A computed fold for an 84-nucleotide RNA from uncultured Ruminococcus sp., annotated as transfer RNA. Lineage of the source: Bacteria > Bacillati > Bacillota > Clostridia > Ruminococcus. Its Rfam family is "tRNA". Rfam classes the family as a transfer RNA. It was read from a public genome assembly. The coordinates come from a structure-prediction model, not an experiment, and the mean pLDDT is 80.

RNA sequence: GCCGGUAUGAUGGAAUUGGCAGACGUAGCGGACUCAAAAUCCGCCGGUUUCACGACCGUGUCGGUUCGACCCCGACUACCGGCA
Numbered sequence: 001g002c003c004g005g006u007a008u009g010a011u012g013g014a015a016u017u018g019g020c021a022g023a024c025g026u027a028g029c030g031g032a033c034u035c036a037a038a039a040u041c042c043g044c045c046g047g048u049u050u051c052a053c054g055a056c057c058g059u060g061u062c063g064g065u066u067c068g069a070c071c072c073c074g075a076c077u078a079c080c081g082g083c084a
Base pairs, nucleotide, nucleotide: 001083002082003081004080005079006078007077010026011025012024019067028044029043030042031041032040046057047056048055049054060076061075062074063073064072
């Protein structure tokens, strides 16, 4: 230099004919249970804004296509592998 692969909440990891993103776990927080704890069960658990309800944004980054993008297209970044 060329080719291929991967990138999703704190973390593992789903979601592909383009149609509700954060399923299901782990960790964390709150509660129940207990004399107390562990285990177990229930709820919450990305960001901005709001007293709250809610609204908007969020799939490595920036753009594009589309009514609609984690998914398709382009450029770039990081990592892994192959060729030279």